[in-house]
RNA sequence: GCAUGUGUAGUUCAGUGGUAGAAUGUGGGCUUCCCAAGCCUAAGAUGCGGGUCCGAUUCCCGUCACGUGCU
Numbered sequence: 001g002c003a004u005g006u007g008u009a010g011u012u013c014a015g016u017g018g019u020a021g022a023a024u025g026u027g028g029g030c031u032u033c034c035c036a037a038g039c040c041u042a043a044g045a046u047g048c049g050g051g052u053c054c055g056a057u058u059c060c061c062g063u064c065a066c067g068u069g070c071u
Base pairs, nucleotide, nucleotide: 001070002069003068004067005066006065007064010024011023012022013021018054026042027041028040029039030038047063048062049061050060051059
């Protein structure tokens, strides 16, 4: 330099164009003499900029970061 893949919650990962989910972690509550465990509950995210569409995490383009391959 060229090609290709990934980017979603603090972390690890789902998500087939129509309300963005799980696990774990965090806060609160219940339980307990205390702790742990268990149960209930709350907050928290689509890398960035455009385009298409009634509607985009999803499709397209660019860009950034990271990974892989080739030279």